Background:
This is a predicted structure of an 850-nucleotide part of an RNA (large-subunit ribosomal RNA, domain II) from a marine metagenome. RNAcentral holds the full RNA, with entries from SILVA. Model confidence (mean pLDDT): 80 of 100. It matches the Rfam family "Eukaryotic large subunit ribosomal RNA". Gene Ontology terms of the family: structural constituent of ribosome and ribosome. On this family, see Cannone et al., BMC Bioinformatics 2002: "The comparative RNA web (CRW) site: an online database of comparative sequence and structure information for ribosomal, intron, and other RNAs".

[in-house]
Context: one part of a larger RNA
């Protein structure tokens, strides 16, 4: 240097492949979020309607499913509002054209307005009235200030016109009154009209009148087969007892007539069967055999008996030996049909949603008391002014009116202790005294200072609270007119004109004022204070606020009303009442101090009881004593004499009683505390004293505890349990603890404000700010649903409407869309309007069905 193998780096290019990202279909797993169903746990949690002052109620309805099922028309009227037309307005009785259809057209009348006033005859307003406010309008300014003109409502004044009532004048008169004025006061009106017709809606009245619901009324029938009688005419009713009249025989007797015995066979008479009834068991039965039976018992059983058939008597009538019994299961007025859908101040129910406001239970009448009506409280619906002025359950200044609480009675009235001083009046009693309104003494009365206690109907005084008025321009000043009123007067006053001051006239908050028209309500209840009656009462009546009714939440264990606070939805955070042992969130939290309760220690207002009186149980405290000059309690000694004091008694010696209560010795001992004695003794105490060595004693007060303290199902500081407490009584710190308060974010309302300029919608919109948010009766707006018209626009045999779904989405909701089945099988739906036999849980509701 060529060839050939080969390796590395690099760049373009094509293929293939891995790896990463990333987009579409499919399948699958899996994990979040989101919806449905379904099971545990914890914590809340009492059945709806309904009347109630209160309901979970031992208050009433109400097994349950489907379908029915209650403010509806109409007239008349008022009010809001819409349309037309307008000093008019309204055709539809009628009439015209073409027709006895309808729109069309149109005369009169007529109603309703345009003028009112009077029972009535009858008389009859206007045409620019002024002032205040004051819409808006002119004008002046750079603006602000500031002039002037001024709707409509409204207010004051004036004016007109009528009728009433009073006062009063002329004129005329038949003497009854008539005309013509004047002039107060009342009333309803004019003062350049505003109506009339019609549609919606709400409200009042009459109509069956929101549903159902009466006892009753009243017209005209049907029943006497059940039963109530009464007539006519049939049927039936063992077997005894007793033995009436009356007949017989026998016997007595003068006889009339009696006795005995027999026969006899009466009788609203007896037993008792049939048969009719129906006393006890209050038996049996009581969704039975029966809407009146069944046993056994029992009444009656030739009679005012029982019963069949006929037949008679009919609803204010019958019939009734009478019980308001019976008249067809029905009787203090039968049944059936219609007036009739009677009426009802009484019961009961009375159907979707959502938002906004929201009461009364009290005044005044009523044959009112379980109800109306009226006014009040409430909603709608306008209108008018709006930070100069206005307003006010508020403060403050200023004033003005009260006689309630307290006070007061040595102030009046009126009650009322208690003592003093004092005469004179009076009354009683006494002494002197013949005797005196002579002295005296005395008790009461008076009187006089004082004393105790009182008053809804007693007050001199006199509150808090509360109440009226006022706090400016319609002020506050000056000056002049006029008056017949007033004055003692240009004095006052009234009305009437000039003109000064200059808008500040106590604070604080806040939007204020008129019309119209309405529902509900008209049983109240509790609570602090204050009051009445009551022996009290969860009792009756009343004031004043506040509550519940109508209202949930958190506290008080529980709980209409107490406490603390009112509430769209949802997050966070912070208190309230009350809590912080555990149940059950949060201190076995600090300090201190009381309490022990073996028959019920005790333990959070209302609020679920305890008490006079007691305790040497403790803990404090006031007062007054005693103590080193030796108290107190222990323990020990004295504890005496006059004297057995005087009376009195049987007796009385310290001690049964009365009276009085000295002296002596002492350290000290009483003419005696007590036991005792027939009276004495005997003991003891008061009182001193050793010994001992420091506090002691009594009355009183109040905390806590104990006592007083007994009831019927076992039982309740909420339970457990708790003792230097988890109990009483204080103080401090931290915590828990609501829907309240503070933030945020949404939502609806209601107010303020700002806006179309680009291409489509857009004031019934758009955008920003703020502030509220409880609710029965109730009112008011705005929505959902169902059925049929009309308009418009669509859906459907490629499946409507309807059923089903433990399939999904939207709305606060009422409700609505959309999937899947059904095989279901033929019609169905937005939007604009109109209409109404429109919405269901209740009504012992109505059919049906389980």
């Nucleotide at each position: 240097g060529g060839c050939g193998c080969u390796g590395c780096g690099u760049g373009g290019c094509c293929a293939g492949g891995a790896u990463c990202g990333u987009g579409c279909c499919u399948u699958g797993c899996u994990a979040c979020c989101g919806g449905a169903g379904u099971g545990a746990u914890c914590c809340g949690a009492c059945c709806c309607g309904u009347c109630u002052u209160g309901a979970a109620a031992c208050a009433c309805g109400g097994a349950c499913c489907a379908a029915g099922g209650a403010g509806u028309c109409u007239a008349a009227c008022a009010u809001g509002u819409g349309u037309g037309c307008g000093a008019g307005u309204g055709u539809u009785u009628g009439g015209g054209u073409g027709g006895c259809a309808a729109a069309c057209c149109c005369c009169a009348a007529c109603g309703c307005g345009c003028a009112g006033g009077u029972a009535a005859c009858c008389c009859g307003a206007g045409a620019u009235u002024g002032c205040c406010c004051g819409a808006g309008c002119c004008u002046u300014u750079u603006a602000c200030c500031g002039g002037g003109c001024g709707c409509a409502a409204g207010g004051c004044a004036g004016g007109c016109a009528g009728c009433g009532c009073g006062u009063u004048g002329g004129c005329c008169u038949u003497c009854u009154g008539g005309c013509c004025g004047a002039u107060g006061c009342c009333u309803a009106g004019c003062a350049g009209g505003a109506g009339c017709a019609u549609g919606c809606a709400u409200g009042c009245u009459g109509g069956g009148a929101c549903c159902c619901g009466a006892a009753a009324g009243g017209u005209g029938g049907u029943g006497a087969a059940c039963u109530a009688u009464g007539c006519u005419u049939g049927u039936g009713c063992a077997g005894g007892g007793u033995g009436a009249a009356g007949u017989c025989a026998g016997g007595g007797g003068a006889a009339a007539c009696c006795c005995u015995g027999a026969u006899g066979g009466a009788a609203g008479c007896u037993c008792g069967a049939a048969g009719c009834g129906a006393u006890a068991c209050u038996g049996a039965c009581g969704u039975g055999c029966a809407a009146a039976u069944c046993g056994u018992u029992c009444g009656u059983c030739u009679g005012a008996c029982a019963u069949g058939a006929g037949u008679a008597u009919a609803g204010g009538g019958g019939c009734g030996a009478a019980a308001g019994a019976c008249u067809a299961a029905u009787c203090g007025a039968a049944c059936c049909a219609c007036c009739u859908a009677g009426u009802u101040g009484c019961u009961g129910g009375u159907u979707u949603c959502c938002u906004c406001c929201g009461a009364a239970g009290u005044u005044u009448c009523c044959c009112c008391c379980a109800g109306g009506a009226u006014a009040g409280c409430u909603g709608g619906a306008a209108c008018c002014c709006g930070u100069u002025g206005c307003g006010a359950g508020c403060c403050g200044u200023g004033u003005c009116a009260g006689g309630u609480a307290a006070a007061g009675c040595g102030a009046a009235u009126g009650a009322u202790u208690a003592g003093a001083g004092g005469u004179u009046u009076c009354g009683g009693g006494g002494u002197a005294g013949a005797a005196a309104c002579u002295a005296u003494c005395u008790c009461g009365u008076c009187c006089u200072a004082u004393u105790c206690u009182c008053a809804a109907a007693c007050u001199u005084u006199a509150a808090a609270u509360g109440g009226g008025c006022a706090c400016g321009a319609u002020g506050c000043g000056g000056u002049g007119g006029u008056c017949g009123c007033u004055u003692a007067a240009c004095u006052g006053g009234a009305c009437u004109g000039c003109u000064g001051c200059g808008u500040u006239g106590g604070g604080u908050c806040g939007g204020g004022g008129u019309u119209c028209u309405u529902a509900g309500u008209g049983g109240g209840c509790c609570a602090u204070u204050u009051u009445u009656g009551g022996u009290a009462a969860g009792c009756a009546g009343a004031a004043c606020u506040g509550g519940c009714g109508a209202u949930g939440c958190g506290g008080g264990a529980u709980g209409c009303a107490c406490c603390g606070g009112a509430c769209g939805c949802u997050c966070g955070g912070u208190u309230a009442a009350g809590g912080g042992g555990c149940c059950u969130a949060a201190g076995u939290g600090c300090u201190c101090g009381c309490u022990c309760a073996u028959u019920c220690a005790g333990a959070u207002a209302c609020c679920a009881u305890a008490a006079a009186g007691g305790g040497u149980g403790u803990u404090g405290g006031u007062u007054g004593a005693u103590g080193a000059a030796g108290a107190c309690a222990g323990c020990a000694g004295g504890a005496c004499g006059g004297u057995g004091g005087u009376c009195a008694u049987g007796g009385a010696a310290g001690u049964c009683g009365a009276a009085a209560u000295c002296c002596g010795c002492u350290a000290a001992g009483g003419a005696g505390u007590g036991u005792g004695u027939a009276a004495c003794a005997a003991c003891u105490c008061a009182c001193c004293u050793g010994c001992c060595g420091a506090a002691u004693c009594a009355a009183c007060u109040a905390g806590c505890c104990c006592c007083g303290a007994a009831a019927a199902u076992g039982g309740a500081u909420g339970g457990c349990g708790c003792u230097c407490a988890a109990g009483c009584g204080a103080g401090c710190c931290c915590c828990c603890g609501a829907a309240a308060c503070c933030g945020g974010g949404c939502c609806a309302u209601c107010c303020g404000g700002g806006c179309a300029g680009a291409u489509g919608c857009g004031a019934c919109g758009c955008c920003c700010g703020g502030a509220u948010g409880a609710g029965u009766a109730g009112g008011a707006g705005g929505a959902c649903g169902c059925g049929u018209c009309g308009g418009u626009c669509g859906c459907a045999g490629c499946g409507a409407a309807g059923g089903c779904g433990c399939g999904g989405g939207c709305g606060c909701g009422a409700g609505c869309c959309c999937c899947g089945c059904u095989c279901a099988g033929a019609g169905c739906g937005g939007c604009c309007g109109a209409u109404a036999g429109u919405g269901c849980a209740g009504a012992u509701c109505u059919u049906g069905g389980u």